[in-house]
RNA sequence: GGGCAGAUAGAUCAGUUCGGUAGAUCGCCUGGUUUGCACCCAGGAGGCCGCGAGUUCAAAUCUCGCUCUGUCCA
Numbered sequence: 001g002g003g004c005a006g007a008u009a010g011a012u013c014a015g016u017u018c019g020g021u022a023g024a025u026c027g028c029c030u031g032g033u034u035u036g037c038a039c040c041c042a043g044g045a046g047g048c049c050g051c052g053a054g055u056u057c058a059a060a061u062c063u064c065g066c067u068c069u070g071u072c073c074a
Stems, first nucleotide, its partner, number of pairs: 001073007010026004020057001028044005050066005
């Protein structure tokens, strides 16, 4: 320098195919339960969907550029 894969909640990851209200598990907070803790039950908070631009009534999703990570080739 080039090819490929990836970036979404605090963590690990779905969702992208085929544009139409952003999700799961764990963790965190509150309440219940317990002598207490854990488990369990109920509820809740938490997201510029890597960044910028474009297309569109509408973009995590499509197009272009860039950044970062992993891997392969040179």

Transfer RNA from a Candidatus Heimdallarchaeota archaeon, 74 nucleotides, folded computationally. Model confidence (mean pLDDT): 82 of 100. It was read from a public genome assembly. Its Rfam family is "tRNA". Rfam classes the family as a transfer RNA.